[in-house]
RNA sequence: GGGCGGUUAGCUCAGUGGUUAGAGCGCUGCGUUGACAUCGCAGAGGUCGCUGGUUCAAGUCCAGUACUGCCCA
Numbered sequence: 001g002g003g004c005g006g007u008u009a010g011c012u013c014a015g016u017g018g019u020u021a022g023a024g025c026g027c028u029g030c031g032u033u034g035a036c037a038u039c040g041c042a043g044a045g046g047u048c049g050c051u052g053g054u055u056c057a058a059g060u061c062c063a064g065u066a067c068u069g070c071c072c073a
Base pairs, nucleotide, nucleotide: 001072002071003070004069005068006067007066010025011024012023013022018056027043028042029041030040031039049065050064051063052062053061
């Protein structure tokens, strides 16, 4: 330099263009216990990498770009 993927919650990851983006783990509070663990309930936590475009409507489609993984040279 070229090709193919990835980027969504603190971590690991889901998410047919259609109202409010979710799960597990973690975190906080409450209940349960003599206490802890487990378990149950509730809650906090998001610029969907960034910029633009298409569309009535974009996490989802298109272009550019940044970072990152693999392969080729």